Source information
Model confidence (mean pLDDT): 81 of 100. This is a predicted structure of a 74-nucleotide RNA (transfer RNA) from Hyphococcus sp. Rfam family: tRNA. The family's RNA type in Rfam is transfer RNA.
């Protein structure tokens, strides 16, 4: 260069067969338990879903081209 796969919350990572308000673990806060701590139990915050542009009534999710990692062909 060409082709394939990944990019969603601080971290791992589901959704991707278009529909409601964008989820789950850990990680923080705050509480409850307990003499404290941890463990466990309740709960709050926290994402323009890599950028950017199209389709469509409606896009994380379909198509484009970009950007960053991987792999792999020459």
């Nucleotide at each position: 260069g060409g082709c394939c796969c990944c990019g969603u919350a601080g971290c791992u990572c589901a959704g991707c067969u278009g529909c409601a308000u964008a989820g789950a673990g850990c990680a923080a806060c705050c509480g409850c338990c307990u003499c404290c701590u941890a463990a466990g139990c309740g709960g709050u915050a926290g994402g323009u879903c890599g950028c950017a542009g199209g389709u469509u009534g409606g896009a994380a999710u379909c198509c484009u081209g970009c950007c960053g990692g991987g792999g792999u062909c020459g």